[in-house]
RNA sequence: ACAAUGGAGAGUUUGAUCCUGGCUCAGGACGAACGCUGGCGGCGUGCUUAACACAUGCAAGUCAAGGAGAACGUAUUCUUCGGAAUACUAUUAAACUGGCGAACGGGUGAGUAACGCGUAGGUAACUUGCCUUAAAGUUUGGGAUAACUUUGGGAAACUGGAGCUAAUACCGGAUAAUGCAGUUAAUUCUCAGGUGUAUACUGUUAAAGCGGGCUUCGGCUCGCGCUUUAAGAUAGGCCUGCGUCCGAUUAGUUUGUUGGUGAGGUAAAGGCUCACCAAGGCGAUGAUCGGUAGCUGGUUUGAGAGGAUGAUCAGCCACACUGGGAUUGAGAUACGGCCCAGACUCCUACGGGAGGCAGCAGUGGGGAAUUUUGCACAAUGGGCGAAAGCCUGAUGCAGCAACGCCGCGUGACCGAUGAAGCUUUUCGGAGCGUAAAGGUCUGUCGUGAGGGAAGAACAACUUGGAUGCAAAUAGUGUUUGAGUCUGACGGUACCUCACAAGAAAGCACCGGCUAACUUCGUGCCAGCAGCCGCGGUAAUACGAGGGGUGCUAGCGUUGUCCGGAAUUACUGGGCGUAAAGGGUGUCUAGGCGAUUAGGUAAGUUGUUUGUAAAAUACCCCGGCUUAACCGGGGACCUGCAUACAAAACUAUCUGGAUAGAGUUUGGGAGAGGAAAGUGGAAUUCCUGGUGUAGCGGUGACAUGCGUAGAUAUCAGGAGGAACACCAAAAGCGAAGGCAGCUUUCUGGCCCAAAACUGACGCUGAAGCACGAAAGCGUGGGGAGCAAACAGGAUUAGAUACCCUGGUAGUCCACGCUGUAAACGAUGAGCACUUGGUGUUGGGAGAUUCGACCCUCUCAGUGCCGGAGUUAACGCAUUAAGUGCUCCGCCUGGGGACUACGACCGCAAGGUUGAAACUCAAAGGAAUUGACGGGGACCCGCACAAGCGGUGGAACAUGUGGUUUAAUUCGAUGCAACGCGAAGAACCUUACCUGGGCUUGACAUGUCAGUGAACAUUCUGUGAAAGCAGAACUUUCUGCGAGCUUGCUCAAAGACACUGUCACAGGUGAUGCAUGGCUGUCGUCAGCUCGUGUCGUGAGAUGUUGGGUUAAGUCCCGCAACGAGCGCAACCCCUGUUUUUAGUUGCCAGCACAUAAUGGUGGGGACUCUAAAAAGACUGCCUGGGAUAACCAGGAGGAAGGUGGGGAUGAUGUCAAGUCAGUAUGUCCCUUAUGUCCAGGGCUACACACGUGUUACAAUGGCCAGUACAAAGGGUUGCCAACCCGCGAGGGGGAGCCAAUCCCAAAAAACUGGCCCCAGUUCAGAUUGGAGUCUGCAACUCGACUCCAUGAAGGAGGAAUCGCUAGUAAUCGCGCAUCAGCACGGCGCGGUGAAUACGUUCCCGGGUCUUGUACACACCGCCCGUCACGCCAUGGAAGUCGGCAGUACCCGAAGCCAGUCGCCUAACCCCGUUUUCGGGGAAGGAGCUGUCUAAGGUAAGGCUGGUAACUGGGGCGAAGUCGUAACAAGGUAGCCGUACCGGAAGGUGCGGCUGGAUCACCUCCUUU
Repeated sequence: ACAAUGGAGAGUUUGAUCCUGGCUCAGGACGAACGCUGGCGGCGUGCUUAACACAUGCAAGUCAAGGAGAACGUAUUCUUCGGAAUACUAUUAAACUGGCGAACGGGUGAGUAACGCGUAGGUAACUUGCCUUAAAGUUUGGGAUAACUUUGGGAAACUGGAGCUAAUACCGGAUAAUGCAGUUAAUUCUCAGGUGUAUACUGUUAAAGCGGGCUUCGGCUCGCGCUUUAAGAUAGGCCUGCGUCCGAUUAGUUUGUUGGUGAGGUAAAGGCUCACCAAGGCGAUGAUCGGUAGCUGGUUUGAGAGGAUGAUCAGCCACACUGGGAUUGAGAUACGGCCCAGACUCCUACGGGAGGCAGCAGUGGGGAAUUUUGCACAAUGGGCGAAAGCCUGAUGCAGCAACGCCGCGUGACCGAUGAAGCUUUUCGGAGCGUAAAGGUCUGUCGUGAGGGAAGAACAACUUGGAUGCAAAUAGUGUUUGAGUCUGACGGUACCUCACAAGAAAGCACCGGCUAACUUCGUGCCAGCAGCCGCGGUAAUACGAGGGGUGCUAGCGUUGUCCGGAAUUACUGGGCGUAAAGGGUGUCUAGGCGAUUAGGUAAGUUGUUUGUAAAAUACCCCGGCUUAACCGGGGACCUGCAUACAAAACUAUCUGGAUAGAGUUUGGGAGAGGAAAGUGGAAUUCCUGGUGUAGCGGUGACAUGCGUAGAUAUCAGGAGGAACACCAAAAGCGAAGGCAGCUUUCUGGCCCAAAACUGACGCUGAAGCACGAAAGCGUGGGGAGCAAACAGGAUUAGAUACCCUGGUAGUCCACGCUGUAAACGAUGAGCACUUGGUGUUGGGAGAUUCGACCCUCUCAGUGCCGGAGUUAACGCAUUAAGUGCUCCGCCUGGGGACUACGACCGCAAGGUUGAAACUCAAAGGAAUUGACGGGGACCCGCACAAGCGGUGGAACAUGUGGUUUAAUUCGAUGCAACGCGAAGAACCUUACCUGGGCUUGACAUGUCAGUGAACAUUCUGUGAAAGCAGAACUUUCUGCGAGCUUGCUCAAAGACACUGUCACAGGUGAUGCAUGGCUGUCGUCAGCUCGUGUCGUGAGAUGUUGGGUUAAGUCCCGCAACGAGCGCAACCCCUGUUUUUAGUUGCCAGCACAUAAUGGUGGGGACUCUAAAAAGACUGCCUGGGAUAACCAGGAGGAAGGUGGGGAUGAUGUCAAGUCAGUAUGUCCCUUAUGUCCAGGGCUACACACGUGUUACAAUGGCCAGUACAAAGGGUUGCCAACCCGCGAGGGGGAGCCAAUCCCAAAAAACUGGCCCCAGUUCAGAUUGGAGUCUGCAACUCGACUCCAUGAAGGAGGAAUCGCUAGUAAUCGCGCAUCAGCACGGCGCGGUGAAUACGUUCCCGGGUCUUGUACACACCGCCCGUCACGCCAUGGAAGUCGGCAGUACCCGAAGCCAGUCGCCUAACCCCGUUUUCGGGGAAGGAGCUGUCUAAGGUAAGGCUGGUAACUGGGGCGAAGUCGUAACAAGGUAGCCGUACCGGAAGGUGCGGCUGGAUCACCUCCUUU
């Protein structure tokens, strides 16, 4: 110098957001366990469970310098060979007596909630062996006894009798104090009780020797002992303050209990014990009881405060098989001692005995789980000893275990053919990857060999120096040197050499949190999962492979604790709506408390002193190569105690004052309360009159009442209940609540001005009181209303809503109950903090004749709004703002306003109030949508007004269904159904039956072979395809070679066939893997963005509002300003005109020709054609409107307000449709799900539906005649004239590749005639016959023609469709497809209407607003019973335990007390028969008694297990019944209560808004 270094979040409720709130994760730790794996070393750690039971060995002995006696063995001698004796061993071993130790050390945590522990004190109320210091002493006698000998008993353990002997064993005497006891006097200290020192006197109390040396043998001396005393040290005992877990669903407890006096007892105070006296003691600051637990230093976590924990190490306590007890001793109520009882185990000869591992090892058992029956006393420490030494499972070491911490290694450097292999791929490649191989090195570790520590210093012995005792150079003590000697670990650490990359890498994870991605398999299966969640055919989430990430001799999992969690909030939270203010008041304890002066010093603050053990943690330094680990020093230990000081604040004491609070006086308002009386209106009933057929009730009915006279009306009477208007946002009350009027009694409040008291105040657990409605008890009363109940309706049902009745009840008196959405969902009090405007009560000012108005003020009561606050909504001087004080309450949802228990109640029930189990949410506010049997506005052939249809008939066509070998497939509310299909006889064709083919009907490529290939023709068989065969012709290019030089051969190629391999092919699956296209809302007017602004945010604003429009069209306004996609316009057709151009079109005028015709010349005027222009823009006028946008009317104009029509389809919705148009991922088939062929089917037919056609007739049908289009098509074609046929058609052949020719006749219409209302001269189905056309082929299965036949149908029920003008209706014409086939589709023109008052209603849509428990968005959500399965739990006749206590019985051992008799060496006395006898003192056994463990009996208490049966609860995939709630949820909902009902629930009474909508009143805001 240092010792002060530290605080992170994430996932999950929602469509999204903010908040509340729980769950989960990331971190750290561990005496751990489990899974996979495992090279080395160091240091630590290792039964957390059964304080379960223990085999075996060891864990406490030692002292020979206390005494006696003297073993085994060896040698010698003797021998009767059995043995005996002697010596050595031997100052010996073992045993015994005795001393010290065994109370330490070691183990465990069962008990204990306690002075047990921690901390600080006290002991003037005590003890302390061994040790240290000091003083004094250590004297004199005596009698026994073990061992031993001998003799008995017993299986054994063990034990009896007789005999001998010693001591530092035992006993008596002497001496002695500053010991102890008593008396006396003085003095110190002390709060007191008392105590220290000290004087004198009296009484009383001790001992043991042993060894060394010297010796004159008397003794002296040294050392170790012994005795007494004093002091110290050490170690304890006892007492006290404070601290020390949970439960109140444990509230009262205690009789030696609390205290006193006296006695006993203890080392010692004390009810510790006893006798007597008193009646106390403890408790809401939690007694008692129950549960749990050894406590602490510390450990772990945390920023800290805290929380959890109490292994190893250390301190204290408790225990030693369970319970009780004492003995010995300085110390024990004694782990390896004793006695007794009990359980268990063992031995036994059955008589009786033995034992206690929670010491170290070890065994069994339990358990997820925890080691060797090791070595050594070398070190440290302990016991004994003078010492050598002995003992020491304390300890030091080793062994086992990745159990933990720390360290090291498994190689390093080069090395690209980027090898092989594996994986993947867009097939090009990419990754593993310098990784490997290969090359060059090194040697930690390993193996072998060699060397090799420290830990050792004591003690002892030997020998020097100094010094004490002493006469001493002897001896001995102390001290200081030198030397000798001692190592379990262990030949270990460490060092050196040699060898050789050799023996040494795994585990978990890779959807997010959370670092790390792909392929295959699987297909809501198998499985994963910490939370959210993944898996139903393309899984980064399962399993595997590859790759990657993290950590590493480990890695994961599980468990526990802290953290994150501010999620119990002291630091550091909340309660209007999220969980949470008690229903209200009053008051006790308690908490808190205004002003001033002084005192004290408890709190407070500062300083001092002591303590806070060591270890740990922190800092510095040091030792092991480093680290872990260890050593030294320091700081810290925030605490407690002590002494001194300060006096601001709190407290306390004393005094004062008046602002808080209260009292008095004068006024005031009021549905405040209680009692008595009284009034009118109305309902009902009764009586009487008038009067007659209905009344009543509903959405509509019915039940009900009424001809026995109702309802209606008049008069009279009875009775009960409630008090219209006034009336209000008003008033009063603590709350509940309170309303006609009068009287009496009574509580509180407000205002004004003075006087008085002098902090008397605020809050308030417990307690007490009040407390709507319903309900209960007793007795009254009962008009109306009305749970239950009955009936009628409604309905699928209707235990409801509606109706008719109707009982409790509602009313009164007295008593109980004690709950409500008892709400402002907002506890009480005080203070402070911008305003505006109403209203109630009082006062003042000003003013007036007076009243009002106005200003100010006090007390209430409303609304709006600012700062502030809030998650937001909102609150806002009546706070949910800012502060203080006190009380109550909350801590995820459900289970559960429950169970059990307790208290209260007559009951109903109330108050208090859990757990198991289960879920990952439940919830608040706000946002955007969607929805509503919510509201407002607007639009649409949406309704209405009209016209014509469909639904009835026949037929056509499509679909469903059925049938079938097949009736291929798809489309299925609008938005499938004359749809894909603009055309199924074969083909198409995808289906069925049968027959064939297999590189294939079709494409590309490879390899091999053939070359007389292919093609063409033909034969057989066959239904054809195909199969088998025959004939015929006879290829092309030519690198090269040969030679006859124009011939041959010929590689290779083209082409073709055969065979092989890749592959083809698939109308097979998935439209829920997709592209593309399409439908629909909807040609509806919407959908968005940028910047800005507002909001914490999702979001809002813009886009809303006032007008207007077809339109988010435009205008105005506006925190918005702009913009985009949509609308509109631009495009096409059509309507008018002009210009240009006239052929195939046209033809007025001119001309020619004809019977006639633009037929011809010619013309461009017209029509027309087709190009370019013009035109229409609310441009103009009038009126309305904000002077705007715009609207209405008008003029002009071909056309007028988008002129008409078309094309054009925003963001999005429907997993809408399509894999069968095509494309396409994946899967599937591959002699078949491919391909070819023949025949059949798609055309079936009891039936149902859609879309159409034709009709039902006279506005018509038929016959005859006459007229007028547009738009198209035509060479595989359209086909004229003419001829034939009744006709379909046939023959014929001109013209036309088209403004030229043809199809081509337009039809309705018009003119004329017939029919005369009928199943017809309507209608045409069906059927028979005969034909035509197309086509290989009309049987299944074409169209058309002619003759004949002549069905249903007479205008279509419920219901339903289209259409607003050139539209509907009606009439025909054309085209595509197509050989043929059209009632369908797409187009064209002709004729050509009616109606729209209007927006109440139906449907759809748009905008705004409102409610929402919906967001898959109402086809939503969701409640309860019942049925089934599983789980936990309550009750329960009983039954089995456990715990503590009470009463009584019995009562071991033992202490204590007593004791006739019995027994007894020491001391005393007497005696003598004197190795003895008697007596005394003293002691002992036995016996008795008190206390008492275990045991027994009895009745209860608390608690746990189990249980027939039973109650509800939770969870579970698509079960049943209903539809209660969310929207006005279709009867607004909810709260309390009562009754009722399969169930949700219904109804009555009272309450709440946390109810939508409309209207009115009042108040407020803005102007």

This is a predicted structure of a 1567-nucleotide RNA (small-subunit ribosomal RNA) from a Fidelibacterota bacterium. The organism belongs to Fidelibacterota, within Bacteria. It matches the Rfam family "Bacterial small subunit ribosomal RNA". Gene Ontology terms of the family: ribosome and structural constituent of ribosome. Its mean pLDDT, the model's own confidence on a scale to 100, is 81.